The RNA shown here (Bacterial RNase P class A) has 406 nucleotides and comes from Bradyrhizobium sp.
The prediction has a mean pLDDT of 75.

RNA sequence: UCAGUCGGCCGGACGGCCGCUCCCUUCAAGGAGAGGAAAGUCCGGGCUCCAUCGACAUACGGUGCCGGAUAACUUCCGGCAGGGGCGACCCUAGGGAAAGUGCCACAGAGAACGAACCGCUUUCUCCUUCGGGAGGCAGCAAGGGUGAAAAGGUGCGGUAAGAGCGCACCGCGGGUCCGGCAACGGAACCGGCAUGGUAAACCCCACCGGGAGCAAGACCGAAUAGGGACGGCAACGCAGGUCAUUCGCGAAGGCGAUAAUGCCUGCGGGAGCGAUGUCAGGCUCGCCGUCCGGGUUGGUUGCUCGAGGCCGCGCGCAAGCCCGGUCCCAGAGGAAUGGCCGUCGCGUCUUGUCUGCGCAAGCAGGCAAGGCCCUACAGAACCCGGCUUACAGGCCGGCUGAUGCU
Numbered sequence: 001u002c003a004g005u006c007g008g009c010c011g012g013a014c015g016g017c018c019g020c021u022c023c024c025u026u027c028a029a030g031g032a033g034a035g036g037a038a039a040g041u042c043c044g045g046g047c048u049c050c051a052u053c054g055a056c057a058u059a060c061g062g063u064g065c066c067g068g069a070u071a072a073c074u075u076c077c078g079g080c081a082g083g084g085g086c087g088a089c090c091c092u093a094g095g096g097a098a099a100g101u102g103c104c105a106c107a108g109a110g111a112a113c114g115a116a117c118c119g120c121u122u123u124c125u126c127c128u129u130c131g132g133g134a135g136g137c138a139g140c141a142a143g144g145g146u147g148a149a150a151a152g153g154u155g156c157g158g159u160a161a162g163a164g165c166g167c168a169c170c171g172c173g174g175g176u177c178c179g180g181c182a183a184c185g186g187a188a189c190c191g192g193c194a195u196g197g198u199a200a201a202c203c204c205c206a207c208c209g210g211g212a213g214c215a216a217g218a219c220c221g222a223a224u225a226g227g228g229a230c231g232g233c234a235a236c237g238c239a240g241g242u243c244a245u246u247c248g249c250g251a252a253g254g255c256g257a258u259a260a261u262g263c264c265u266g267c268g269g270g271a272g273c274g275a276u277g278u279c280a281g282g283c284u285c286g287c288c289g290u291c292c293g294g295g296u297u298g299g300u301u302g303c304u305c306g307a308g309g310c311c312g313c314g315c316g317c318a319a320g321c322c323c324g325g326u327c328c329c330a331g332a333g334g335a336a337u338g339g340c341c342g343u344c345g346c347g348u349c350u351u352g353u354c355u356g357c358g359c360a361a362g363c364a365g366g367c368a369a370g371g372c373c374c375u376a377c378a379g380a381a382c383c384c385g386g387c388u389u390a391c392a393g394g395c396c397g398g399c400u401g402a403u404g405c406u
Stems, first nucleotide, its partner, number of pairs: 001402010012344007020033004035377001039388002042386005047213004054279005060209005065079005080094001081092004095204002100202002102198003117144002119140003123136005152170006172191003176187004217301004227292007236268006243262003246257004270285004308327005314321002347372011
């Protein structure tokens, strides 16, 4: 100097005038007022409500190497293994193929019982230009071919020719020892020489999982009205209560009666209760449909002090944690945070000039003048931690590789 890789940051600032919302105030004055993603609604929670949010099992859904962080997570950090890269680094939907089932197109002899296209070898028959050719039986899977993948790889020996047939190394498996919290790694030894791949296919294993959501919820206000009519289904048993109807008495107020109906209470039974079943416990006891009709579309709250921001000591490889100090930094309600002017900054265009490189064309940089410039992606809506996606332009740092100089 160039190329690459990883991480971080900005993405406007100041002043004046006018305007908007909130806090505070009688008013004024004063203070505050969209993001790194506010986006997607993908994951996890805080918070609110719910009669099944207890246990077991199945179904359904989610996660899947080890250790740690966290309120939690499918997130993050650090490792291990596999793969890619010269390297810095990057990727992994990373448990199980010996529980079972399925699939591996086409090509190929053949895709996991087996099966041999070209071919190699022994032997036999025929032909022969004596080089060899054709065919049969038997042996082979080492060579070639097909394919993403062909029943371990390379080499040596051995064999009629071959083959882990034998040997060495690698690979695979096994247990022992050593290191590590562990995933796992290493050394030596032993072993048959291998039980192909695929689970982001069904499946098996381990662990986790109530539901709904701020349009959650609470309060106030609001009803000729806790409304009326019709139809269907259901409508258990016992005891009590005069609460209503009803019955008896009474001129009336009222009194009596549970005989009947409704209602209330108790006991028993029955039915129902957010996937299913069982156990334990609890709750509710009329349900459905059609038509008419009243109120509610209003106000307050939830609503911003938080698993909060910033700075610092310490601990930790790190993610983070502890402690101390400091700060309050939107709360709208169809939706506020805007408009104008001036200056600066970043960037860009034109012109001129200077310097460096270059034969030239031209390229790079500095300075001056003028023009443009809230320009990229894009706007909070209960809050927070992540992930994913989008982004004009610009800045900073670490590391790796190449080249040159010293």